[in-house]
RNA sequence: CGCCGAGUCUUCAUCGUGGCCGCUCGGGGUCGCGGCGAGGAGCCGGGGAACCAACCCACCUGGGGUGAAUCGCCGUCAAGGCGGAAGGGCACACACGUGCCGUUCCGAGGAGGCGGUGUAGGGCCUGUCGUGCCCGAACCCGUCAGCUCACCUGGUAGGCGUA
Numbered sequence: 001c002g003c004c005g006a007g008u009c010u011u012c013a014u015c016g017u018g019g020c021c022g023c024u025c026g027g028g029g030u031c032g033c034g035g036c037g038a039g040g041a042g043c044c045g046g047g048g049a050a051c052c053a054a055c056c057c058a059c060c061u062g063g064g065g066u067g068a069a070u071c072g073c074c075g076u077c078a079a080g081g082c083g084g085a086a087g088g089g090c091a092c093a094c095a096c097g098u099g100c101c102g103u104u105c106c107g108a109g110g111a112g113g114c115g116g117u118g119u120a121g122g123g124c125c126u127g128u129c130g131u132g133c134c135c136g137a138a139c140c141c142g143u144c145a146g147c148u149c150a151c152c153u154g155g156u157a158g159g160c161g162u163a
Stems, first nucleotide, its partner, number of pairs: 001161004008041005014035008042156006052146001062144001063141004071118007082107005088101005121135004125130001
């Protein structure tokens, strides 16, 4: 200096520090930089009426928020549970048998993880253009929230590139 992003500007107070000025001692004033604290403006977000929307049944399954970051497909690993077979133990019982516990094998399906490949969508350069390049994450609330006037409330970070 530039990019993503709401993440910028400013006031007061206090501490440290540098320059300048003043000062008999005393220890002051001003400007700049940095840290901490309390505000203001701007910008960004959440909650929150009426009206509207939604509110029916079944399956699956809590739901919601910031953000461009959604929705698939392929491969692989795989929790807990389900079905079948084998066989073991315990309890009840005259017995047939019933119930419970756990072991081995097979099968279907599968929350989620990892890898790959697309995609809704987003960014950069740019007058335009481009079969251009890049992203297509992460986190939060905690059973609760549609929209939404008044009203209430939070954030103002972080990450990168060039010289």
The RNA shown here (c-di-AMP riboswitch aptamer (ydaO/yuaA leader)) has 163 nucleotides and comes from Nocardioides sp.
It matches the Rfam family "c-di-AMP riboswitch aptamer (ydaO/yuaA leader)". From the family's description: This family represents a conserved RNA structure found upstream of the ydaO and yuaA genes in Bacillus subtilis and related genes in other bacteria. The ydaO/yuaA element is thought to act as a genetic 'off' switch for the ydaO and yuaA genes in its native state. It is believed that the element may be triggered during osmotic shock leading to activation of ydaO, a predicted amino acid transporter gene, and members of the yuaA-yubG operon which code for KtrA and KtrB K+ transporters.